[in-house]
Molecule: RNase P RNA; transfer RNA
Organism: Euzebyales bacterium
RNA sequence: GGAGCCGGCCAGGCGACCGCGGCGGGUUCAUCGCCCGCCGAGGAAAGUCCGGACUCCACAGGGCAGGACGCUGGGUAACGCCCAGGCGUGGCGACACGCGGCAUGUGCAACAGAGAGCAGACCGCCGGUGGCGGCGCACGCCACCACCGGUAAGGGUGAAAGGGUGCGGUAAGAGCGCACCGGCGUCGGCGGUGACGUCGACGGCCAGGUGAACCCCGUCCGGAGCAAGGCCAAGCAGGUGCGUUCGCAGGUGGCCCGCCGAGCACCAGGUAGGCCGCACGAGGUCGACGGCGACGUCGAUCCCAGAUAGAUGGUCGCCCCACCGCGAUCGCGGUGCUGACAGAAUCCGGCUUAUCGGCCGGCUCCCACC
RNA sequence: GCCGGGAUAGCUCAGAAGGUCAGAGCAACGCUCUUGUAAAGCGAAGGUCGCGGGUUCGAAUCCCGCUCCCGGCUCCA
Numbered sequence: 001g002g003a004g005c006c007g008g009c010c011a012g013g014c015g016a017c018c019g020c021g022g023c024g025g026g027u028u029c030a031u032c033g034c035c036c037g038c039c040g041a042g043g044a045a046a047g048u049c050c051g052g053a054c055u056c057c058a059c060a061g062g063g064c065a066g067g068a069c070g071c072u073g074g075g076u077a078a079c080g081c082c083c084a085g086g087c088g089u090g091g092c093g094a095c096a097c098g099c100g101g102c103a104u105g106u107g108c109a110a111c112a113g114a115g116a117g118c119a120g121a122c123c124g125c126c127g128g129u130g131g132c133g134g135c136g137c138a139c140g141c142c143a144c145c146a147c148c149g150g151u152a153a154g155g156g157u158g159a160a161a162g163g164g165u166g167c168g169g170u171a172a173g174a175g176c177g178c179a180c181c182g183g184c185g186u187c188g189g190c191g192g193u194g195a196c197g198u199c200g201a202c203g204g205c206c207a208g209g210u211g212a213a214c215c216c217c218g219u220c221c222g223g224a225g226c227a228a229g230g231c232c233a234a235g236c237a238g239g240u241g242c243g244u245u246c247g248c249a250g251g252u253g254g255c256c257c258g259c260c261g262a263g264c265a266c267c268a269g270g271u272a273g274g275c276c277g278c279a280c281g282a283g284g285u286c287g288a289c290g291g292c293g294a295c296g297u298c299g300a301u302c303c304c305a306g307a308u309a310g311a312u313g314g315u316c317g318c319c320c321c322a323c324c325g326c327g328a329u330c331g332c333g334g335u336g337c338u339g340a341c342a343g344a345a346u347c348c349g350g351c352u353u354a355u356c357g358g359c360c361g362g363c364u365c366c367c368a369c370c
Numbered sequence: 371g372c373c374g375g376g377a378u379a380g381c382u383c384a385g386a387a388g389g390u391c392a393g394a395g396c397a398a399c400g401c402u403c404u405u406g407u408a409a410a411g412c413g414a415a416g417g418u419c420g421c422g423g424g425u426u427c428g429a430a431u432c433c434c435g436c437u438c439c440c441g442g443c444u445c446c447a
Base pairs, nucleotide, nucleotide: 001366002365003364004363005362006361007360008359009358010357012319013318014317015316016315017314018313020040021039022038023037024036025035026034027033042341046352047351049350050349051348052347053346054225055224056223057222061257062256063255064254066221067220068219069218070217071085072084073083074082075081086099087098088097089096090095100216101215105214106213107210108209122155123154124151125150126149127148128147129146130145131144133142134141135140163181164180165179166178167177168176182206184203185202186201187200188199189198190197191196229276230275231274232273238267239266240265241264242263250260251259269446270445283302284301285300286299287298288297289296290295320339321336322335323334324333325332326331327330371443372442373441374440375439376438377437380396381395382394383393389427399413400412401411402410420436421435422434423433424432
């Protein structure tokens, strides 16, 4: 200098004027209004995909069914998230991605191919018999066709064809035998909390694929959701069906048991008001300590949106940025704040998705020079 | 806001325990029949299975993530 990998952070800046929502204080008997002070979108507020808090139903119970997750050890309120490690795959590498069990029962594998699951003989190779034939005195050798048999080395099909290389062996072959290598299983030693790694011995010659197939094993899961739920006010018109301690209405959305239990469902009607839930929280920042880390403990400090058809906006000035044009180290003019994606609605922890541009840190590979 | 369902030919729908094969009806096109049209008969065409990844030898189907569409949910009594 070039090419890359990983992590963290920012999300135009400053100022003027006019507005909008909320909280606290003052004024007021009180409300409204007015004045003063403070606060006022995000890293994803999004998708609603997971996990929780909270509320109601037995403060939530038993069984079946069903669902989710899945290497190991930790973190956490919890998780399908995060951290560290293990193994495998890819990459020269920094690094990235994946993860229970097909020697356990069942299922599946189209087309092609001879054969696809206790496999298989199409071509080839080899032997025999028959039909002849050629060479040859003869032993014998060679070629063609048919049939019978052997053979998984070679060809060919396929995503996948029942270890690999070599030597022996054989009519030809084959773990048929042997040596080495790979893989599997059992036992043992050592290291590690563990996944696992490593070493040795033995075994049979070798076991196919697919669990984001049924299934098996292990862990977890009751249901609904702030339009949950509670309180007040206003207004109207009831009707039908089912049920009421012998409870087969309902809570309970799949079923059974258990528990609660006097209401439940539908049609018609009325109201489209207010308050609470609801903004102090598994909270933020800084520091110390423990830990490789995720994170935890302690101390100090801060208060940081709460609308209800939904506030967070508008007009300008300077600078920055992007684009265009003109002169061409740079400057001038114009356009653009839709100048990235986007925008709270019960809250929190994650994941995923969208995202112009920029900053910082660590690391890898290549080239050149000292 | 919270919770459910769906997307396959121009239209309406099948196909879903993965495979030979994406299919039916209507519409549109061509031919026959007719003087001509309709009806009828015959034939052929028409598909990124909403989009993008993944698992698998192989995906409309199984898994994950997006996009779009549709539906339900207040209170009183």